[in-house]
């Protein structure tokens, strides 16, 4: 310098154009003499940008940025 690949909740990780989900973590509340364990309920995210495609984008497409890898 070029080429692929990846970014989604506080971690790990789904959703291959149609309601963004679970797991563990938080919190709050039952239960319990009191604690964990249990059970019920909450909050919580698509890396930025596009009068870019589309009736519709986390999902295609282009620009930017960070990470992995690979050739030179």
């Nucleotide at each position: 310098g070029c080429c692929g690949g990846u970014g989604u909740a506080g971690c790990u990780c789904a959703a291959u154009g149609g309601u963004a989900g679970a797991g563990c973590g938080g919190c709050u509340g039952a239960a319990u003499c009191g604690u964990a364990a249990u059970c019920a309920g909450c909050a919580g995210a698509u890396g930025g940008g596009g009068u870019g495609u589309u009736c519709a984008a986390a999902u295609c497409c282009u620009c930017c940025c960070g990470c992995c890898g690979g050739c030179u």
Molecule: transfer RNA
Organism: Blastocatellia bacterium